The RNA shown here (transfer RNA) has 71 nucleotides and comes from Loxodonta africana. Lineage of the source: Eukaryota > Bilateria > Mammalia > Afrotheria > Loxodonta. Rfam family: tRNA. From the family's description: Transfer RNA (tRNA) molecules are approximately 80 nucleotides in length. It is annotated as a transfer RNA. The sequence is in RNAcentral, with records from Rfam.

RNA sequence: GCAUGGGUGGUUCAGUGGUAGAAUUCUCACCUGCCACGUAGGAGGGCUGGGUUUGAUUCCCAGCCCAUGCA
Numbered sequence: 001g002c003a004u005g006g007g008u009g010g011u012u013c014a015g016u017g018g019u020a021g022a023a024u025u026c027u028c029a030c031c032u033g034c035c036a037c038g039u040a041g042g043a044g045g046g047c048u049g050g051g052u053u054u055g056a057u058u059c060c061c062a063g064c065c066c067a068u069g070c071a
Stems, first nucleotide, its partner, number of pairs: 001070007010024004018054001025043003029039002047063005
């Protein structure tokens, strides 16, 4: 340099054109003599910009970053 795959809460991953879910984390309450476990609530997210669309995390383009392969 070329090609392919990927970027989603603090972390690990889903999802799919109709407004994002799980685990974990943090926090609050209950439980306990205290801690842990457990139960119930809450907090925390779409890499950036543009386009298509009634509607984009999803489709398209460009850029940035990461990984793999080739040179």